[in-house]
RNA sequence: GGUUUAUAAAGAACGAAGCGAGAGAACAGGCUCUAAGACCUUCUGGCAACCUCUGAUUCAUCUACUCAAAUAGAACGGUGCCAAAUCCUGUCCAAUUUUUGGAUAAUAUAAACU
Numbered sequence: 001g002g003u004u005u006a007u008a009a010a011g012a013a014c015g016a017a018g019c020g021a022g023a024g025a026a027c028a029g030g031c032u033c034u035a036a037g038a039c040c041u042u043c044u045g046g047c048a049a050c051c052u053c054u055g056a057u058u059c060a061u062c063u064a065c066u067c068a069a070a071u072a073g074a075a076c077g078g079u080g081c082c083a084a085a086u087c088c089u090g091u092c093c094a095a096u097u098u099u100u101g102g103a104u105a106a107u108a109u110a111a112a113c114u
Base pairs, nucleotide, nucleotide: 001114002113003112004111005110006109007108008107013044015043016042017041018040022033023032024031027090028089029088030087045082046081047080050078051077052074053073054072056071057070058069086106091103092102093101094100095099
């Protein structure tokens, strides 16, 4: 890098140091953040609970065993994350039709495989 599955309207930084002009994935449009120093890097702090760990119970399937699933909790460890819905829109469908809802795509993250 690719494939599969799951998740993405919740949550968490007015911290310290460095840097110094753009940043919010790409393209387009909008909107926003930013010299009162953004973005990014390091440190510290935190969030969450995918992996992980603990305990108990239940259901289903199956010839049987196992595996698996759902539910409660923890947060040492592996990741991730800490402006705005993944900031919004872009494609398709629907409707109470110009706005709202749903789906998809793309993207991000995790786990497994390759």

SAM riboswitch aptamer (S box leader) from Thermoflexibacter ruber, 114 nucleotides, folded computationally. It matches the Rfam family "SAM riboswitch aptamer (S box leader)". Rfam's curators write: The SAM riboswitch is found upstream of a number of genes which code for proteins involved in methionine or cysteine biosynthesis in Gram-positive bacteria. The model forms 94% of the base pairs in the Rfam consensus.